[in-house]
């Protein structure tokens, strides 16, 4: 340079109106390391700023099994940018974008 590079509310409730609010279902980018949403770092997003650039960035324990596991198995938890809208990880929109990385 060349190519790829995010997934998800089934079913019911209450309402004039919610895939947003109650029951409840489902999802899980990269890199690293015993295989990881929730250990360590990255990206995206957000904010300020005329720009370098600066800030902020979720969430886990218990038992087993082993030379190693907060990563595998068994249990029980818990998180999840903005804008828009009946209050949103799951619908729309910025985005046919950009981007960690990954590849020839």
């Nucleotide at each position: 340079c060349u190519u790829c590079a995010g997934g998800g509310c089934a079913a019911g409730g209450u309402g004039a109106a919610a895939u947003u609010c109650c029951u409840g279902a489902c999802c899980g980018g990269c890199g690293g390391u015993a295989a990881a949403c929730c250990c360590c770092g990255c990206g995206a997003g957000c904010c300020a700023g005329c720009a370098a650039u600066g800030g902020c960035a979720g969430a886990a324990c218990c038992u087993g099994u082993g030379u190693a596991a907060u990563u595998c198995a068994g249990g029980u938890g818990g998180c999840g940018a903005c804008a828009g809208u009946a209050a949103a990880g799951u619908c729309u929109g910025g985005a046919u974008g950009g981007a960690a990385g990954a590849u020839g």

FMN riboswitch aptamer (RFN element) from a pig gut metagenome, 104 nucleotides, folded computationally. Of the family's consensus pairs, 100% are formed in the model.